A computed fold for a 72-nucleotide RNA from Camelus dromedarius, annotated as transfer RNA. The coordinates come from a structure-prediction model, not an experiment, and the mean pLDDT is 82. The organism belongs to Camelus, within Eukaryota. Rfam family: tRNA. Gene Ontology term of the family: triplet codon-amino acid adaptor activity. Rfam's curators write: Transfer RNA (tRNA) molecules are approximately 80 nucleotides in length. By type it is a transfer RNA. The RNAcentral record of the sequence draws on Rfam.
RNA sequence: GCAGAGAUAGCUCAGUGGUAGAGCACGUGACUAGCAUGCACGAGGUCCUGGGUUCAAUCCCCAGUCCUUCCA
Numbered sequence: 001g002c003a004g005a006g007a008u009a010g011c012u013c014a015g016u017g018g019u020a021g022a023g024c025a026c027g028u029g030a031c032u033a034g035c036a037u038g039c040a041c042g043a044g045g046u047c048c049u050g051g052g053u054u055c056a057a058u059c060c061c062c063a064g065u066c067c068u069u070c071c072a
Base pairs, nucleotide, nucleotide: 001071003069004068006066007065010024011023012022013021018055026042027041028040029039048064049063050062051061052060
């Protein structure tokens, strides 16, 4: 330099047009003599950035940044 994959909660990841979820972690409650496990509830998000299409974009298109794989 060419080509591909990816960026979403503190971490690991879903979500393929109609204002975003799970597990773990965290907090509260209940339980217990007490702790842990387990149970219920809650908080936590500029969906990498900037444009475009659309009534409406995490999702489609373009460019950029970062990470990664392959080829040279």